[in-house]
RNA sequence: GCAGAGGAACAGGUGUUCGCUGGACGGUAACGUCUGGAGGAAAGUCCGGGCUCCACAGGACACGAUGGUGGGUAACACCCACCGUCCGCAAGGACCGGGAAAGUGCAACAGAAAGCAAACCGCCGAACGGUGGUCACGAACGGACUUGUCCGUGCAUGACCACGUCGUGGUAAGGGUGAAACGGUGCGGUAAGAGCGCACCAGCAGCCUGGGUGACCGGCUGGCUGGGUAAACCCCAUCGGGAGCAAGGCCAAGCAGAAGGAACGGCAACUUUGUUGCCUCGAACCGGUCCGGUUCGCUGACCUUCGGGUAGGCUGCCAGAGGUGCUGAGUAAUCAGCAUCCCAGAGAAAUGAACACCCUCGACAGAACCCGGCUUAUCGUUCCUCUGCCGAC
RNA sequence: GAGGUCGUGGUGUAACGGCAGCACAGCGAGCUUUUAACUCGCGCGGUGGGGGUUCGAAUCCCCCCGGCCUCA
Repeated sequence: GCAGAGGAACAGGUGUUCGCUGGACGGUAACGUCUGGAGGAAAGUCCGGGCUCCACAGGACACGAUGGUGGGUAACACCCACCGUCCGCAAGGACCGGGAAAGUGCAACAGAAAGCAAACCGCCGAACGGUGGUCACGAACGGACUUGUCCGUGCAUGACCACGUCGUGGUAAGGGUGAAACGGUGCGGUAAGAGCGCACCAGCAGCCUGGGUGACCGGCUGGCUGGGUAAACCCCAUCGGGAGCAAGGCCAAGCAGAAGGAACGGCAACUUUGUUGCCUCGAACCGGUCCGGUUCGCUGACCUUCGGGUAGGCUGCCAGAGGUGCUGAGUAAUCAGCAUCCCAGAGAAAUGAACACCCUCGACAGAACCCGGCUUAUCGUUCCUCUGCCGAC
Repeated sequence: GAGGUCGUGGUGUAACGGCAGCACAGCGAGCUUUUAACUCGCGCGGUGGGGGUUCGAAUCCCCCCGGCCUCA
């Protein structure tokens, strides 16, 4: 210098004038003065919590979520460190990363065969048959004569040889199909082959007073291996009560009620016409179901449906798991201590406009109960750390 | 604030994880004096976008974009 990897910060500035809006102060009021006034994502609402109410929350099942290990945290699906696999020359990056030896399912087409074995083309004459040949022997038939010998024919038996053009069989090396074919490569071995044997590699099991908190790693031994898919059902472990600021609390104003719903249950006691307790039944609630539980059950409430009224004010509401700086603990995430600061809080909803100057000429985008994350959008600028290559010294 | 559902040729819709079809519309040809109807043929998409799981994704999972609906 070029090409990259990881991370951080900023998000036009200054001044004048006119507005909008929260708060404080002054003023009877109109209004005036001072002061504060969007973001890194305020967004999507995808997770997690705070807060509030439901009855302070039980058990089982269902449902949902999470899924390497250890740590951080209020909590998390987030963050940090490490492990494993994959990608990259590297800095680094990606991973829904538990279980396929509990069970069920799925795999189109092709292929012989797709999950437990099987054998299409092949290979095999080692084994049993088969076929063929040679030899030996036996009995039969025919012929010849030297009359008990020879020759010929086919048959049976036995031995040997040959044949993979045959059957039984062996094999899975090779070919071929596929995304995937029963560990891979090589040597030996064999009839041909094969973990059949051996070496190395992958995997599994066992062992090591092996290393590490652990995921896991290392070593030795062994038999040779029992595929994929759980973002298919499922199994395992852990976690999860529900609803949401239109939660909820207070005040004011206003109105009209109607229909329907389940026992006027039983037993016992007592201070005897009523109370209490128990049981059955019913309703409401613990917003999935069941058990279990709480409260209520006859004249005034509860529930359901229809109808009527209100559309106001205060609060919740911004001092918080808060910001900044320093110190300490920790590899880090983070935590602790001290100092210091106060930094939007509306309720139809404020945060704008004009002018001047400067610069690198300004992107995405606007709070609505709050906070921690994730994800997505974003003109550009600056800085830090690291890697590879080239060049010069 | 809380939930649900959908997105497939121009339009309306199908599709067990295994070749993306059907109808209408469009275009061309035939029939007809011509048009319509009818007959024959043709083209039309990679399933809203991106990433992942899988041998294989419209379908399963995640993140976005857009439309519609419900409740308070």